[in-house]
Context: one part of a larger RNA
RNA sequence: GAUGAACGCUAGCGACAGGCUUAACACAUGCAAGUCGAGGGGUAACAGGGGUAGCAAUACCGCUGACGACCGGCGCACGGGUGAGUAACACGUAUGCAACCUACCCAUAACACGGGGAUAGCCCGGCGAAAGUUGGAUUAAUACCCGAUAAUACAGGGAUGCCGCAUGGCAAUAUUUGUUAAAGAUUUAUUGGUUAUGGAUGGGCCUGCGUUGGAUUAGGCAGUUGGUGAGGUAACGGCUCACCAAACCUACGAUCCAUAGGGGAACUGAGAGGUUAGCCCCCCACACUGGUACUGAGACAGGGACCAGACUCCUACGGGAGGCAGCAGUGAGGAAUAUUGGUCAAUGGUCGGAAGACUGAACCAGCCAAGUCGCGUGAAGGAAGAAGGUAUUAUGUAUUGUAAACUUCUUUUGCAGGGGAGUAAUAAGCGGGACGCGUCCUGUAUUGCAAGUACCCUGCGAAUAAGCAUCGGCUAACUCCGUGCCAGCAGCCGCGGUAAUACGGAGGAUGCGAGCGUUAUCC
Numbered sequence: 001g002a003u004g005a006a007c008g009c010u011a012g013c014g015a016c017a018g019g020c021u022u023a024a025c026a027c028a029u030g031c032a033a034g035u036c037g038a039g040g041g042g043u044a045a046c047a048g049g050g051g052u053a054g055c056a057a058u059a060c061c062g063c064u065g066a067c068g069a070c071c072g073g074c075g076c077a078c079g080g081g082u083g084a085g086u087a088a089c090a091c092g093u094a095u096g097c098a099a100c101c102u103a104c105c106c107a108u109a110a111c112a113c114g115g116g117g118a119u120a121g122c123c124c125g126g127c128g129a130a131a132g133u134u135g136g137a138u139u140a141a142u143a144c145c146c147g148a149u150a151a152u153a154c155a156g157g158g159a160u161g162c163c164g165c166a167u168g169g170c171a172a173u174a175u176u177u178g179u180u181a182a183a184g185a186u187u188u189a190u191u192g193g194u195u196a197u198g199g200a201u202g203g204g205c206c207u208g209c210g211u212u213g214g215a216u217u218a219g220g221c222a223g224u225u226g227g228u229g230a231g232g233u234a235a236c237g238g239c240u241c242a243c244c245a246a247a248c249c250u251a252c253g254a255u256c257c258a259u260a261g262g263g264g265a266a267c268u269g270a271g272a273g274g275u276u277a278g279c280c281c282c283c284c285a286c287a288c289u290g291g292u293a294c295u296g297a298g299a300c301a302g303g304g305a306c307c308a309g310a311c312u313c314c315u316a317c318g319g320g321a322g323g324c325a326g327c328a329g330u331g332a333g334g335a336a337u338a339u340u341g342g343u344c345a346a347u348g349g350u351c352g353g354a355a356g357a358c359u360g361a362a363c364c365a366g367c368c369a370a371g372u373c374g375c376g377u378g379a380a381g382g383a384a385g386a387a388g389g390u391a392u393u394a395u396g397u398a399u400u401g402u403a404a405a406c407u408u409c410u411u412u413u414g415c416a417g418g419g420g421a422g423u424a425a426u427a428a429g430c431g432g433g434a435c436g437c438g439u440c441c442u443g444u445a446u447u448g449c450a451a452g453u454a455c456c457c458u459g460c461g462a463a464u465a466a467g468c469a470u471c472g473g474c475u476a477a478c479u480c481c482g483u484g485c486c487a488g489c490a491g492c493c494g495c496g497g498u499a500a501u502a503c504g505g506a507g508g509a510u511g512c513g514a515g516c517g518u519u520a521u522c523c
Stems, first nucleotide, its partner, number of pairs: 001522003005519005012375005018368002020333001025331003029328003034074003039071002042067002046065003050061004081286003091210004096205002100203002105199007113147004123136005153179005160171004184191002212258003219249002224246008261283004265276004288309005311322004339365001341364003347361001348359004378409004388400005414460006423450001429444007467512005472493003478507005488495002
């Protein structure tokens, strides 16, 4: 000098940033991922409208706005958290993929014909304490299936040219055989579907170099090292398997053990270097512990599934339910770390044609001197150098000290009253216009959580606001009293045994100041 700090004493305000470093310990409760009726069958709730029956109450009828549950689509692989594991192509940096994938988005080209059987829901039953489950009847789709058509796609055969980096790649192919597509909706403006090529974005894989300590760890390894063939993958590969060979790594430190997420960066230092990895950004890994796959463009999936385990809870004892290292919050641990808050107004995300819905992402507010910065606790004048205190050589002097009193002034802050933002438009909707036909221009209704906050104006009145540590040397600052190797101090040297500037108190002084000291850690 620094800190995600803690402790002691003290404490006026604001802005900006920060806040479980320990138990990846266990978690009550609420919320954190939905959306689309312009895909579908429909109608449980709400509202509107009519009709039928009835004296009426009411009942029935999806007709309309809408819409619970259900089928279907997209999303849920993002966003948010944590650092347990990992010494590794995990990360950083630089290459390569002639060995690869990529939903939504953009561009280009082509296509969308005909048919079928189910199933959820609804209805009627059964079982169960519950979670839930089961049988029958019936029904729809952008759900599922079959056929047609089809290539610059895929697979195979044949032939030409060019190129490279070994396997090889590219192009045109008059070539040839086989295989594989599709879905509609509507308010008639559109939008969606299928195939192919290219782009964009995101990812996968290989490799060079770099990346903690230990030799009181010296040998390690059996899919191990390589080959052939096969399987598997989006793709290469012992990735897996069969067979064959006996290799491979290692003193330039293999193997083993310990420790540890990596980086941008941060702190310190003249630098070289050392230390750290909290907040913010990128990457990785994980989601009670271990394993497995399913779905999907993408996961081996934190608020999905299955199995095993530990733990907790419910139970009618037969059986079930759960996973805060999301946001709050609770217990525990600990020296120690906050609210079971508000809003989707902005920014962004998902869905939707849109309106909009959802969003503990985000933006705000609350708590904490835990940090940095700023402001204030008054300013000018004022000597009878007041009183009081302290010291003293004691009718005196020194000091506290221009300090106070007193006079004049100011009003930051505070209190009271009044006004009052920016964050919001370039957005989305609606109307009009232009053309390049999905973009632009223009007009306009509307939208603010924070918040009547920030800020501004007026009034009042010095009014509401100073402490902490130290004073032997290092090290700025000295005397008196008490104590008497006691009580105590102390970072080091060392103080204290009767004149202690070193202990305790007082007066005074010094340093910093809403803080000041101590402790811990790093340079």